[in-house]
Predicted 3D model of a 266-nucleotide part of an RNA (large-subunit ribosomal RNA, domain VI) from a Candidatus Margulisiibacteriota bacterium. NCBI's taxonomy places the organism under Bacteria, Bacillati, Candidatus Margulisiibacteriota. Rfam family: Bacterial large subunit ribosomal RNA.

Context: one part of a larger RNA
C1' cells in the first nucleotide's frame, strides 16, 4: 500500500514445511520342519541405541561479588573490626534464580485410500489353455491422508462475533479538508519477549518495576560482651548474622500532566 466505511477479537485451511530409523530379549515354541545337528514363518509383549522436541522436579554444571575461609601488602590514628589490590572473582569451599546436559518427560505409531514388483478370480481373441484384451480381488519401510508446525499478499486477499457512527467546511459531477467516535500510536514502568524493531504485562479506577515487610532458598553459629586458657584458641549468648535474580503482601518511590492519528461508507 492492497483486501471498496473505520476498528477489536476469534477462526477456516488452499498451500508449504517437519517427522518417518532400528537392535536385543521374552513368549508363541524347543512347536512346524529335520535322521540328527539345528531350528522358524505368522502373532503378542518388554527393553534399548541413535535422532528429535520440550522442560528444570530429581542428579550434575555454571552461577564475576550471595555466604564463608584464608595468604601477602596498603589504608581506616592504634587494638578489635572492616575495606582496597594481588584477573578482566587474589586464592579456596559452597551456592538461589536463570541458562543448561551428563538429568527428566515425550515422539516415530495405529489406521484408511490408491498402487509397484508379485500372487490371483472370472475370461475370450485362439471350442483348449491363459492374471488381461472387457471386468473383479489382493499386495510394500515407498505414494496420498492420518501426527506436529506455519499459513487469507490464498490479489481467488475467505468466514464468524462484537464495537463505532452516519458531523462540519470548501467545492458541488467526481472530490478535497477539518475536528471527532470505536480504537490505536507517541510516551512512561517493566518482562521467563528481545540485536534494533516486534511481542507481552501495566500506567493511580494501578501491584508494572524499585523499595519495605514476611516467607523460601543459600551460607554456616556474625559483631559485641561474658567465661576458660600464659597464649594460639575454645565455649556461651546463637541454627546466629548476612543474603542477587525466587514466592506473597504493601502505593512508600517511579509509571504525572499530556500530545498525535483515526470512519462518513464507488
Nucleotide at each position: 500500500c492492497g483486501c471498496a466505511g473505520g476498528a477489536a477479537a476469534u477462526u477456516u485451511g488452499a498451500g508449504g514445511g517437519g517427522a518417518g530409523u532400528u537392535g536385543u530379549u521374552c513368549u508363541u515354541a524347543g512347536u512346524a520342519c529335520g535322521a540328527g545337528a539345528g531350528g522358524a514363518c505368522c502373532g503378542g509383549a518388554a527393553u534399548g541405541a541413535a535422532c528429535a522436541g520440550a522442560c528444570c522436579u530429581c542428579u550434575g554444571g555454571u552461577g564475576u561479588a550471595c555466604c564463608g575461609g584464608u595468604u601477602g601488602u596498603c589504608g581506616c590514628g592504634c587494638c578489635a573490626g572492616c575495606g582496597g589490590c594481588a584477573u578482566a572473582c587474589g586464592c579456596c569451599g559452597g551456592g538461589u534464580a536463570g541458562c543448561u546436559a551428563c538429568g527428566u518427560c515425550u515422539g516415530g505409531a495405529c489406521u484408511g485410500g490408491a498402487u509397484a514388483a508379485g500372487c490371483g478370480c472370472u475370461g475370450a481373441a485362439a471350442g483348449c489353455a491363459u492374471c488381461u484384451a472387457a471386468g473383479c480381488a489382493c499386495g510394500a519401510a515407498g505414494c496420498c491422508a492420518a501426527c506436529c508446525c506455519c499459513a487469507a499478499g490464498a490479489u481467488u486477499a475467505g468466514a464468524u462475533u462484537u464495537c463505532c457512527c452516519a458531523u462540519u467546511c470548501c467545492a458541488u459531477a467526481a472530490g478535497g479538508a477539518a475536528g471527532u467516535a470505536a480504537g490505536a500510536c507517541c510516551u512512561c514502568u517493566a518482562g521467563a519477549a528481545g540485536a534494533c524493531u516486534a511481542c507481552u504485562a501495566g500506567g493511580u479506577u494501578g501491584a508494572u518495576a524499585g523499595g519495605u515487610c514476611a516467607g523460601g532458598g543459600g551460607u554456616g553459629u556474625a559483631a559485641g560482651c561474658g567465661c576458660a586458657g600464659c597464649a594460639a584458641u575454645g565455649c556461651g549468648u546463637u541454627a546466629a548474622g548476612c543474603u542477587g535474580a525466587c514466592u506473597g503482601a504493601u502505593a512508600c518511590u517511579a509509571a504525572u500532566u499530556g500530545g498525535u492519528c483515526g470512519a462518513g461508507g464507488u